[in-house]
RNA sequence: GCGGGAGCGGGCAGCCGCUCCGGGGAAUCUUCCCCGGGGAGGAAAGUCCGGGCUCCGCAGGGCAGGGUGCUGGAUAACUUCCAGUCGGGGCGACCCGAAGGAAAGUGCCACAGAAAACAGACCGCCGGCGCAAGCCGGCAAGGGUGAAACGGUGAGGUAAGAGCUCACCAGCGGCCCGGGUGACCGGGCCGGCUCGGCAAACCCCACCCGGAGCAAGACCAAAUAGGGGAGCGCGACGAGGGUGGCCCGCCCCAAGCUCCCGGGUAGGUCGCACGAGGUCCGGAGCGAUCCGGGCCCCAGAGGAAUGGCUGCCAUCCGACAAGGGGACAGAACCCGGCUUACAGCUCUCCCGCACGC
RNA sequence: CGGGGCGUGGCGCAGUCUGGUAGCGCGCAAGCUUUGGGAGCUUGAUGUCGGAGGUUCGAAUCCUCUCGCCCCGACCA
Numbered sequence: 001g002c003g004g005g006a007g008c009g010g011g012c013a014g015c016c017g018c019u020c021c022g023g024g025g026a027a028u029c030u031u032c033c034c035c036g037g038g039g040a041g042g043a044a045a046g047u048c049c050g051g052g053c054u055c056c057g058c059a060g061g062g063c064a065g066g067g068u069g070c071u072g073g074a075u076a077a078c079u080u081c082c083a084g085u086c087g088g089g090g091c092g093a094c095c096c097g098a099a100g101g102a103a104a105g106u107g108c109c110a111c112a113g114a115a116a117a118c119a120g121a122c123c124g125c126c127g128g129c130g131c132a133a134g135c136c137g138g139c140a141a142g143g144g145u146g147a148a149a150c151g152g153u154g155a156g157g158u159a160a161g162a163g164c165u166c167a168c169c170a171g172c173g174g175c176c177c178g179g180g181u182g183a184c185c186g187g188g189c190c191g192g193c194u195c196g197g198c199a200a201a202c203c204c205c206a207c208c209c210g211g212a213g214c215a216a217g218a219c220c221a222a223a224u225a226g227g228g229g230a231g232c233g234c235g236a237c238g239a240g241g242g243u244g245g246c247c248c249g250c251c252c253c254a255a256g257c258u259c260c261c262g263g264g265u266a267g268g269u270c271g272c273a274c275g276a277g278g279u280c281c282g283g284a285g286c287g288a289u290c291c292g293g294g295c296c297c298c299a300g301a302g303g304a305a306u307g308g309c310u311g312c313c314a315u316c317c318g319a320c321a322a323g324g325g326g327a328c329a330g331a332a333c334c335c336g337g338c339u340u341a342c343a344g345c346u347c348u349c350c351c352g353c354a355c356g357c
Numbered sequence: 358c359g360g361g362g363c364g365u366g367g368c369g370c371a372g373u374c375u376g377g378u379a380g381c382g383c384g385c386a387a388g389c390u391u392u393g394g395g396a397g398c399u400u401g402a403u404g405u406c407g408g409a410g411g412u413u414c415g416a417a418u419c420c421u422c423u424c425g426c427c428c429c430g431a432c433c434a
Base pairs, nucleotide, nucleotide: 001351003349004348005347006346007345008344010313011312012311013310014309015308016307018039019038020037021036022035023034024033025032026031041328045339046338048337049336050335051334052333053213054212055211056210060248061247062246063245065209066208067207068206069205070084071083072082073081074080085099086097087096088095089094100204101203105202106201107198108197109196122143123142124139125138126137127136128135129134151169152168153167154166155165156164170194171193172191173190174189175188176187177186178185179184217270218269219268220267227261228260229259230258231257232256240252241251242250263433264432265431277296278295279294280293281292282291283290284289315325316324317323358430359429360428361427362426363425364424367383368382369381370380377414385401386400387399388398389397407423408422409421410420411419
């Protein structure tokens, strides 16, 4: 100087307040007092994923739609995590990766360039004809364009050339042996096979996904006009409903149902704080994590509490002074992740360089 | 709190699905016309497509993160 991991996010005291819970008292319908206890975060944030919970009768089938995408594991589940494989970057510690399929199909590849995917030939090289300009034929080595040009090097071969042939190398495909649960790795043989890129383009393959969300939902209370309009239907071959785009199935239902305008109330209780909870110890596992035992109860508001002042200590700037500073940000049904923001600081392991011994 | 949508010259919008030149109207500037102004005609300028990163040869467009703005959602009958 760099890389990985873990953690903190001021402490104590006094005074004045706020909110919730438990106990007691005063007052008597709504407040006040006393005592005891709890009271923001690592991200409470973005709402990007996943789950719990609640309702839709069950959560059924198909199409459409959406998501995921190397392998094995963890988990309630995951676009998460762990361990590995492969590829890329770095001297290294380490870091990054939406990492299935382009020899299923379709599509796109602007400009430039002869030519942009399947062949073809602008300059050029070679042969023939021709006085010449040029024409016919062969070639794809060389030039140039481009993000990308149809394997590379060498030798043989030829009129000139070319995997045309051969050796080695690179890639691809097939077969076999060994290792690994597997992705894959190591090795051998064969085939001239050389087949461009894009799937965060359509798509194909495999797997997953019913919808809505605590303004879910349940109960109590209060008030109003069941007033006007539109559509469908009125006894079944059936309107409509079952919060979804369509269809089917299934279920409900009996004369109504849906939508719009208009009208009324905008109060209370529950959901709602014991949970995939925290912490300590032991065990299994490389690890994510799991198992067992002990202890603890730890915010719960509703225009929305969690605050303010002073002193001391610690810390930073400053000069050991005077003086000054302290980030990002604040619960709203709950939990597991991801991502983003963040002053300052602590611990630990590793790598590189320089110097000293 | 939950759900949905939109950011492109000064203003209002198209282009995004299907990637390759950023365009339309109003406005602005200059010129012509007019005694002058308005109207009309001609010409021109103006954008790092809200920001950052990624995929791709190439991104306003596809993907991810982020910032800002807007809209909707109570119950009764």

This is a predicted complex of two RNAs, RNase P RNA and transfer RNA, with 434 nucleotides together.
Model confidence (mean pLDDT): 80 of 100.
It holds a member of the Rfam family "Bacterial RNase P class A". It is annotated as a ribozyme.